The prediction has a mean pLDDT of 79.
TPP riboswitch aptamer (THI element) from Chloroflexus aurantiacus, 114 nucleotides, folded computationally.
Lineage of the source: Bacteria > Bacillati > Chloroflexota > Chloroflexineae > Chloroflexus.
The RNAcentral record of the sequence draws on Rfam and Ribocentre.
[in-house]
């Protein structure tokens, strides 16, 4: 002095499916993939049955350039499933969020000593 690997801290980005029974205000429990299937609060709608939602802050969980975290294409294509964004292909496709600090061991290069 390079780039490599873990950790910390601080910030950013993201998703929360499909069922199958109760129940009736937005609930409650079971199998399914998953890191994670909307925990907590608070506000808008809603008032009985093709519905039980929507957004915001917290939290868990995952990612942050060697980015398949996660969106589009996708009401795709193939396969399985009781269903599905359950598996492959698409996919070298288009997108897509990072800094500092400290450890460690590597490599170079310079110096001082034998």
């Nucleotide at each position: 002095c390079a780039g490599c690997g873990u950790g910390u801290a601080u910030g950013a980005g993201g998703g929360a499916g499909a069922u199958c029974g109760g129940g009736g205000a937005g609930c409650c429990g079971g199998g399914c993939u998953g890191a994670g299937a909307g925990g907590a609060u608070g506000g808008u709608c809603g008032c009985u049955a093709u519905c039980c939602a929507c957004c915001a802050u917290c939290g868990a969980c995952c990612u942050c350039g060697u980015g398949a975290a996660c969106c589009u294409g996708c009401u795709c294509u193939g396969g399985g499933u009781a269903a599905u964004g359950c598996c492959a292909g698409c996919g070298a496709a288009g997108g897509g969020a990072a800094u500092a600090c400290a450890c460690g061991g590597u490599g170079g290069u310079u110096u001082a000593u034998g």